[in-house]
This record gives sequence, C1' cells and structure tokens, in this order.
RNA sequence: ACCUCAUCCAGAGGGGCUGAGGGAUACGGCCCGACGACGCCCCGGCAACCACCCCGCAUAUGGCGGGACAGGUGCCAAUUCCGUCCCUGCCGCACGGCGCGGCGCAGGGGAAAGAUGAGAG
Repeated sequence: ACCUCAUCCAGAGGGGCUGAGGGAUACGGCCCGACGACGCCCCGGCAACCACCCCGCAUAUGGCGGGACAGGUGCCAAUUCCGUCCCUGCCGCACGGCGCGGCGCAGGGGAAAGAUGAGAG
C1' cells in the first nucleotide's frame, strides 16, 4: 500500500517566510487569491478518536455507556464547498380514466470516492 471499524451540516486565527496559483482526483459549477491565497515555521486555539483516571452495566480478560483530563494524533474558509452513480422528485395543463409538456447545477435518502482516528498486518 491493501483490509476492518467508527466519525465527517458543530467548533476553532494571529504573526513571520515565500510568491501564484489554490479548494484530493477528472469534468462542470461556485468560491479563495498580489488588500498575498496555497504551502512551510512560530505562537494561539478547537475538539475529544486513542492513552491515563473515576463511575455504572455486562462479562471472561476483554466489551458497552457516562464523567473528568488534555499525554499521542487530528483539525482551525465555505457540509468532505456543491454536483456527477442509484432511489425518490418539483411545476404547469388535461382528466371519468389513461396522460401531455416543462424544470436542475438538485428537495430528501443511499452509494462510491476521500479525510481523520483506532485496529489488523
């Protein structure tokens, strides 16, 4: 690398260096960017996945739930910026019934992909 599980509509910015693209990838959209983005470093912060501590339950050596803390990670424009694939639509007209026409940058759900953590290897 691949694989497994969990989470992804909340939250959190200043300085220095650099100098042209950046928002993972392809396309489309929409944004950020010489009033300096992206990136790197320092400081600050957010959060609570894991570890440590406490409590309860269950139990067979490890699990579930809650609390506290902040050691290891992570994160600090926009929902993972939005769409793409699948399912479900919305509007107008007509109507006894069958129906006809129009509308996407999309109202909802899911998947895929990705990110992060923990594990496995």
Molecule: SAM riboswitch aptamer (S box leader)
Organism: Phytohabitans flavus